Overview: A computed fold for a 1385-nucleotide RNA from an uncultured bacterium, annotated as small-subunit ribosomal RNA. Its Rfam family is "Bacterial small subunit ribosomal RNA". Its family is annotated with structural constituent of ribosome and ribosome in the Gene Ontology.
[in-house]
RNA sequence: AACGCUGGCGGCGUGCCUAACACAUGCAAGUCGAGCGAGAAAGGGGGGCAACCCCUGAGUACAGCGGCGAACGGGUGAGUAACACGUGGGUAACCUGCCUGACGGUGGGGGAUAACAUCCCGAAAGGGGUGCUAAUACCGCAUGAGACUCCGGGGGCCUCGGCCUCUGCAGUCAAAGGCGGCCUCUCACAGAAGCCGUCGCCGUCGGAUGGGCCCGCGGCCCAUUAGCUAGUUGGUGAGGUAACGGCUCACCAAGGCGAUGAUGGGUAGCUGGUCUGAGAGGACGGACAGCCACACUGGGACUGAGACACGGCCCAGACUCCUACGGGAGGCAGCAGUGGGGAAUCUUGCGCAAUGGGGGAAACCCUGACGCAGCGACGCCGCGUGGGUGAUGAAGGCCUUCGGGUCGUAAAGCCCUGUCAGGUGGAACGAAAACCCCGCCGGGGGAAUAUCCCGGCGGGCUGACGGUACCACCAAAGGAAGCACCGGCUAACUCCGUGCCAGCAGCCGCGGUAAUACGGAGGGUGCGAGCGUUGCUCGGAAUUAUUGGGCGUAAAGCGCGUGCAGGCGGCGCGGUUUGUCCGUGGUGAAAGCCCUGGGCUCAACCCAGAAGGGCCACGGAAACGGCUGCGCUCGAGUACGGGAGAGGGAGGCGGAAUUCCUGGUGUAGAGGUGAAAUUCGUAGAGAUCAGGAGGAACACCGGUGGCGAAGGCGGCCUCCUGGACCGAUACUGACGCUGAGACGCGACAGCGUGGGGAGCAAACAGGAUUAGAUACCCUGGUAGUCCACGCCGUAAACGAUGACCACUAGGUGUUGGUGGUAUUGACCCCGCCAGUGCCGCAGCUAACGCAUUAAGUGGUCCGCCUGGGGAGUACGGUCGCAAGACUAAAACUCAAAGGAAUUGACGGGGGCCCGCACAAGCGGUGGAGCAUGUGGUUUAAUUCGACGCAACGCGAAGAACCUUACCUGGGCUUGACAUCCCGUGCUACUCCUGGAAACAGGGGGUUCCCUUCGGGGACGCGGUGACAGGUGCUGCAUGGCUGUCGUCAGCUCGUGUCGUGAGAUGUUGGGUUAAGUCCCAUAACGAGCGCAACCCUCGUCUCCAGUUGCCAGCACUUCGGGUGGGCACUCUGGAGGAACUGCCGGUGAUAAACCGGAGGAAGGUGGGGACGACGUCAAGUCAUCAUGGCCCUUACGCCCAGGGCUACACACGUGCUACAAUGGCCGGCACAAAGGGCUGCCAGCGCGCGAGCGUGAGCCAAUCCCAAAAAACCGGCCUCAGUUCAGAUUGGAGUCUGCAACUCGACUCCAUGAAGGCGGAAUCGCUAGUAAUCGCGGAUCAGCAUGCCGCGGUGAAUACGUUCCCGGGCCUUGUACACACCGCC
Repeated sequence: AACGCUGGCGGCGUGCCUAACACAUGCAAGUCGAGCGAGAAAGGGGGGCAACCCCUGAGUACAGCGGCGAACGGGUGAGUAACACGUGGGUAACCUGCCUGACGGUGGGGGAUAACAUCCCGAAAGGGGUGCUAAUACCGCAUGAGACUCCGGGGGCCUCGGCCUCUGCAGUCAAAGGCGGCCUCUCACAGAAGCCGUCGCCGUCGGAUGGGCCCGCGGCCCAUUAGCUAGUUGGUGAGGUAACGGCUCACCAAGGCGAUGAUGGGUAGCUGGUCUGAGAGGACGGACAGCCACACUGGGACUGAGACACGGCCCAGACUCCUACGGGAGGCAGCAGUGGGGAAUCUUGCGCAAUGGGGGAAACCCUGACGCAGCGACGCCGCGUGGGUGAUGAAGGCCUUCGGGUCGUAAAGCCCUGUCAGGUGGAACGAAAACCCCGCCGGGGGAAUAUCCCGGCGGGCUGACGGUACCACCAAAGGAAGCACCGGCUAACUCCGUGCCAGCAGCCGCGGUAAUACGGAGGGUGCGAGCGUUGCUCGGAAUUAUUGGGCGUAAAGCGCGUGCAGGCGGCGCGGUUUGUCCGUGGUGAAAGCCCUGGGCUCAACCCAGAAGGGCCACGGAAACGGCUGCGCUCGAGUACGGGAGAGGGAGGCGGAAUUCCUGGUGUAGAGGUGAAAUUCGUAGAGAUCAGGAGGAACACCGGUGGCGAAGGCGGCCUCCUGGACCGAUACUGACGCUGAGACGCGACAGCGUGGGGAGCAAACAGGAUUAGAUACCCUGGUAGUCCACGCCGUAAACGAUGACCACUAGGUGUUGGUGGUAUUGACCCCGCCAGUGCCGCAGCUAACGCAUUAAGUGGUCCGCCUGGGGAGUACGGUCGCAAGACUAAAACUCAAAGGAAUUGACGGGGGCCCGCACAAGCGGUGGAGCAUGUGGUUUAAUUCGACGCAACGCGAAGAACCUUACCUGGGCUUGACAUCCCGUGCUACUCCUGGAAACAGGGGGUUCCCUUCGGGGACGCGGUGACAGGUGCUGCAUGGCUGUCGUCAGCUCGUGUCGUGAGAUGUUGGGUUAAGUCCCAUAACGAGCGCAACCCUCGUCUCCAGUUGCCAGCACUUCGGGUGGGCACUCUGGAGGAACUGCCGGUGAUAAACCGGAGGAAGGUGGGGACGACGUCAAGUCAUCAUGGCCCUUACGCCCAGGGCUACACACGUGCUACAAUGGCCGGCACAAAGGGCUGCCAGCGCGCGAGCGUGAGCCAAUCCCAAAAAACCGGCCUCAGUUCAGAUUGGAGUCUGCAACUCGACUCCAUGAAGGCGGAAUCGCUAGUAAUCGCGGAUCAGCAUGCCGCGGUGAAUACGUUCCCGGGCCUUGUACACACCGCC
């Protein structure tokens, strides 16, 4: 600036950035009668009968001749990359009207011509003919102080081109008058000449001002524009200009410009300044000011002092308008205004009062310059929309944990004030220092007290803005607040709505049901007549780095060398003064910025002064750089003597091996792979022996080695040839370093021509592998690999590290040379130089790392970088035979791409070590039938949850009703339940009727407690409203609880230390352990949560206790611890002891510890349990409970009946029973532990085949009962069979519980007797009193157990070992993973 929302006042500024697009209308440049000629009318007055005349209007208006102005002022930015602009100079190469200083002059003539008149042409614009006339218009002549020109002489100065001046002869050149006044003369008026004044005019020389031309320097982009140039460059001569000049022309010469960027292309008016910035710088050039350019577009000249002329002329063109179609007119980028374009930019205003300009003697006229006003919050500045008081913290809004908080002293109310706006009245500055007028004074001039001219003093005239600023008064809180934002950056938080929807967003990012980020609201924050948004510029950005950056790995060292230009350059002395430094002067316009002061009430704004880094000139200095002269030797080089080397080129030679060919021996395979096959081989392979051919490469030496500038170079010999190194002397005398372009070299692959071809081997073929396998593996195989010549010119051409020089601790190895010492000698040892490695200090580095071979510290030069992708791509150009190479963008797109290091996690990486993890072993599951859970399906409903391990005999430790949350139907609405209020007392219980019941109706029917007697309370019923109620949703809003990794050995902290930091250290290492258990080491030292121990239980002993136990010892005994008696034992249950690697030996670092042993009931954590670190899984649970939010309230609440959760073609998990003889059946006969028992356990007896029933003792239980334990053991039968195995299923008959066993209980008996003969792939448990096997008990429970929780009986096998599978711990390594390999891509 624009746009959106909003808008009270004033001041000062400012306002077409786009279409230099087109323009209606008005105005913007005229003026002078004191240069000249001519000259109205209307109106007014007068005369006349009238026509008409006279006076006035008026020598006015209009126009003309003439003069000056119109070249200024005003507008615009198109063009222009240029001496256009800026700055500083030059002009000895120039001009300058008006103004000004000085000097001189202004004499005398002439001929015309507009206007006017008349005639004519034309529509018009205009034009023509004839006739008259004036001038400060025009033209001769005179004069020439003087100017100019030619020729000659003298002097001075100089930038040597010239300039100034004196002088002689000759030639050329002037002029205009106007106005006012005086007056000799005349009687006077008027008035000529003359004189005075004034304004002009002419000549000359100056001044001032303004300009022309020339030059140094300065200021845009593209090299993907590299070559440009014919008037081109210069000369001679001429023309032209005010003036130099190739400005123009003729001739002559062939030059001129360019990498310090010519030419071309793009863009652009330049500057003072403006914005920004600490500055350096960057961007810009709107207003104002200077310069330039332009005036519809292009071209041209005329006039003039000045123009190539915005409101002049001519021509051409486009456009518009008029036309009688013949022809004409026009140029707002002046002011205002219109259309158009555009996001967008104003009034067709007032005035010449001021300032300035033109004309005029002046009055005055003109002036859209200018001064003002108008419109636009467009900007800057100022002011206001009120101040004080006011707590029941009003009402209301919002929030709320409902207590309250907040808006908020905010409002109201009360008391004040008066700015602005409004009204009434007063009222400026700008304006008088000007012009002009009047008066007075002084001076000049003159005969003069006239006029006139100059100066001074006093007075007078003139205001567009405008009755505006300003002042006073009146009334009145009355008329005056919005906008954006509130997740972080960035200041400001809650509620509701929405539900990855709608939307937000400058970047990061918000929104998928609790959103401070969306929308609204309340509140808050910021700014305020503005606030936001968008656009543009600078800053931050040291992110183009001059100030002030980089290039090992982040972007960045050219693949390497030679070297022109360029840049940089050793020591000493001298010269010069170009850079450099100092001083002085000039300039650096004004405005602006800054500083100081002043004026508008302040400020913005305005006024004045001061300062000002650049450029120029003069003077000075001579250290340093440059230039120049002379010298020097240390830089560089040359000569001499040595030795080292896969350095390069050419020619020759050699052996081993592969392959092929020939022949011999020989036979059935060879070859190849993870395993195979293709392939070769009975036509004789492979193997083996002999002979031959051919090509390529050179084992061992060989190295961490050598050489080369790099690429690169490897058998031996010869020839040619480059470089480096060491040693000792001599010589040259800075000859040096770097190096844009340029030129050369340059692996492999590839290309061209011609050779060569053994092996190898892209392409290709076949065989395998595989889901596929255009691959990896195998068998073949062509280009090619090799040679010659010519191209190509790339690479992880890498040390990812340009070249050169100097300096800056060391240690150690190695190669070459050399010195010293030693030796007979080769070695060895100590040095020096040159090369090549490793380690390491300071220093550097983001870190990693580098570290005399620097990535350290300095110097010189070159190359290169500036976010990722697009892209090293396109286009253009150059090169190439081609392939392609070199140079090298943009659109678009992303919010990153990247480096180093850290912590984790992960790896079909490594090391160490654990675990029933594997292995070893025993028994199972997976197959069958059944039970049970789940999925699925079905259904009115099959309520819900749990889903890898870690859901699935799980929540269920008991679904026939209940439970129950589900379905169908019947009902209730203050509700089945809680609190409060009102009324009422007939409650509970029981009977009858209806009903499936809930419930409804009716009948009977004692109330209880306290009391101050009024009543109150408990309880029931009725009623009202607050409320109840919800197993409705969200476990991803939560608490609590739980599972899991995992009983794994880990997880952390304080202080210190290290690191820029994340972080590390500690916790790593060596041992050891079940263990971060312990020991030792150690920049760590300690500590916490875990481990272990402390707790419970079992095993041993002791003590205490004794209605169980014992005859142990005694007595009685119907023989049973039954009884007396007794607690010794067993036991019970309380307290203690005991075990600690304590002891011995060995191993080990004399440690921790481990191994073995003794003793002991027990050993090396004795067995088992309880106990679960920091954390992980948004793990599970809103249906145990609690709880935020949401949702339902005659229903998603409540009651009831019936049904369902028990469905069934299937699938899975967990189990039971089996498949049998280690078994089944029958009989006999032993031995537990831990529990439970009063609406209970139930002995015994009777009945029943049995489940059970009847009766009934005992026991509130170490007493009685459940209760028999079972396997085992003994005896008998069965004899391998779907069986005397197995028991499903079904039929029948019963028992028990219960209101009730139909859906849907358990059990019993009889009958029936199914699948099943040990279970595919796969998979589970268990390391000892364990697995396996046997029974017993309990919880839940009316009844219901193959499940669950416990108990005891019998009682094994195996572990070589840690390669592998799974899980885990520690160290280490890689990482492009970090919701972390179920990743990423």
Its mean pLDDT, the model's own confidence on a scale to 100, is 87.